Predicted 3D model of an 86-nucleotide RNA (c-di-GMP-I riboswitch aptamer) from a Methylococcaceae bacterium. Of the family's consensus pairs, 95% are formed in the model. The coordinates come from a structure-prediction model, not an experiment, and the mean pLDDT is 80.
[in-house]
C1' cells in the first nucleotide's frame, strides 16, 4: 500500500418505536432505545424511490412533464478510517 475478514480485543454508528422542537410535506435535529451494520464515516456526482406546487398538459379512473426539496440504513461513484491476517 492493496486484498480478505470481524474470530478476538479496543471501540464506533444506530433501525423500529417513545418523546421535545423544526418543516405544507417527504423528512431533519436533540434525548431515550437498539433491529442491525466491516465503513450503517463523510459527500446529492449518476440512477432509483419519496414529497410539494400559482400551476401546465391530460384522463373513464388518472397519468405525464417541469421546478424545488428529501432519502447516504436503496444502489453505484468519490472520499476518510480501527483491528487481524496475507
Nucleotide at each position: 500500500g492493496u486484498g480478505u475478514g470481524a474470530a478476538a480485543a479496543a471501540g464506533c454508528c444506530u433501525a423500529a418505536c417513545c418523546u421535545g422542537c423544526c418543516g405544507u410535506g417527504a423528512g431533519g435535529c436533540g434525548g431515550g432505545g437498539g433491529c442491525g451494520g466491516a465503513a450503517a464515516u463523510c459527500u446529492g456526482c449518476g440512477g432509483g424511490u419519496c414529497u410539494u406546487g400559482a400551476g401546465g398538459c391530460u384522463u373513464a379512473a388518472u397519468g405525464c412533464a417541469c421546478a424545488a426539496g428529501a432519502u447516504a440504513g436503496c444502489c453505484g461513484g468519490g472520499u476518510u478510517g480501527c483491528c487481524a491476517c496475507c